[in-house]
Annotation: Model confidence (mean pLDDT): 75 of 100. A computed fold for a 356-nucleotide RNA from a Spirochaetota bacterium, annotated as Bacterial RNase P class A. It is recorded under the gene name rnpB. Of the family's consensus pairs, 94% are formed in the model.

RNA sequence: GGAGGGGAACAAGCAGUCGCGCUUGCCUGAUCUCAGGAUCAGGCGGUGAGGAAAGUCCGAACACCGCAGGGCUGGGUGCUGGAUAACGUCCAGGCGUCGUGAGGCGACGGAAAGUGCAACAGAAAAAAUACCGCCAGAAUCAAUUUCUGGUAAGGGUGAAAAGGCGAGGUAAGAGCUCACCGCGCCUGUCGCGAGACAGGCGGCAGUGUAAACCCCACCCGGUGCAAGAUCAAGUAAACAACCCUUUGAGAGUUGCCCGCUCGAGGUUGUGGGUAGAUCGCAAAGAGGCACAUGGCAACAUGUACCCAAGAUAAAUGGCUGCAAAAACAGAAUUCGGCUUAUGAUCCCCUCCUAAU
Numbered sequence: 001g002g003a004g005g006g007g008a009a010c011a012a013g014c015a016g017u018c019g020c021g022c023u024u025g026c027c028u029g030a031u032c033u034c035a036g037g038a039u040c041a042g043g044c045g046g047u048g049a050g051g052a053a054a055g056u057c058c059g060a061a062c063a064c065c066g067c068a069g070g071g072c073u074g075g076g077u078g079c080u081g082g083a084u085a086a087c088g089u090c091c092a093g094g095c096g097u098c099g100u101g102a103g104g105c106g107a108c109g110g111a112a113a114g115u116g117c118a119a120c121a122g123a124a125a126a127a128a129u130a131c132c133g134c135c136a137g138a139a140u141c142a143a144u145u146u147c148u149g150g151u152a153a154g155g156g157u158g159a160a161a162a163g164g165c166g167a168g169g170u171a172a173g174a175g176c177u178c179a180c181c182g183c184g185c186c187u188g189u190c191g192c193g194a195g196a197c198a199g200g201c202g203g204c205a206g207u208g209u210a211a212a213c214c215c216c217a218c219c220c221g222g223u224g225c226a227a228g229a230u231c232a233a234g235u236a237a238a239c240a241a242c243c244c245u246u247u248g249a250g251a252g253u254u255g256c257c258c259g260c261u262c263g264a265g266g267u268u269g270u271g272g273g274u275a276g277a278u279c280g281c282a283a284a285g286a287g288g289c290a291c292a293u294g295g296c297a298a299c300a301u302g303u304a305c306c307c308a309a310g311a312u313a314a315a316u317g318g319c320u321g322c323a324a325a326a327a328c329a330g331a332a333u334u335c336g337g338c339u340u341a342u343g344a345u346c347c348c349c350u351c352c353u354a355a356u
Stems, first nucleotide, its partner, number of pairs: 001352008010343001013322006020048004025044008050328001054339002057337005062224004074220005079093005094108001095106004109215002114213002116209003131155002133151007163181002166178003182204001183202008228279004238270006250262004285307001287306002290303005
């Protein structure tokens, strides 16, 4: 210098100016109120999106409904040990796999419980098979022919062909025999464990597929804040009280009375819970940060300190300057994760090349 791997923190700042939401901070005014105080309006001050607020993919809190307990069905998870409120997340480890490496990735239980499937090609696709080839024999004999048998070394087909490789052996061959490797079983050592290593034995054993049915182990009730709770205009049923039915409630007719007309129900309350309002919901919790202790770590415990978005069609913005100021994108019950999108920066590590 080039090419990579892993991690961390940030997401802008200041000044001026014009705006917006919230505000049990302070002040002023208005209305109501015996008072305390309440409501409304204005001013000053304070405060006001994210690392992903996103996808809504997992796990919880919380709420309502359901539920004696258990099972079937269904769904999910699936190496080991930990962490956690919980998880499909995180940490550490094992194994496999990719990479020269730093490191990355993982549908990583079971295929001798049973069933199914393995297209095309190929002789044969599972307790198999002889197409070519090789070898032996026979027939024919002009033979590069035919038939029978042996053979899984070699060729060919396939995603996959019944351990690999070398030597011996043989008519030719073959775990037929032997060494090494692989594989299976046993024993020992190490490890909590997944497993690792070593030794011995076995001639080698029904291939693959469980992102096919299935088996095994563990987990899982449903719906989501439009959950749900409180208050409550209007309106209906129902109920209660009162007034009234020719001794006329009530309605209409000019504000009132009379008069006139109509006239059999009327008024009030309870009730119910629509519109709307309040709560849920915001300053405090599975919170942050620093230190100490324990732990490889995730994390846990202790101590000290810190903490004010809260809307409802929905505020959190615009302009100017310092300077060139940027990406992805915007809360809506709240947390823990995962995934995806994205700007600029810093730290550590690896490989290659060159120089010293």
RNAcentral holds the sequence, with entries from ENA. Lineage of the source: Bacteria > Pseudomonadati > Spirochaetota. It matches the Rfam family "Bacterial RNase P class A". Its family is annotated with tRNA processing, ribonuclease P activity and dimeric ribonuclease P complex in the Gene Ontology.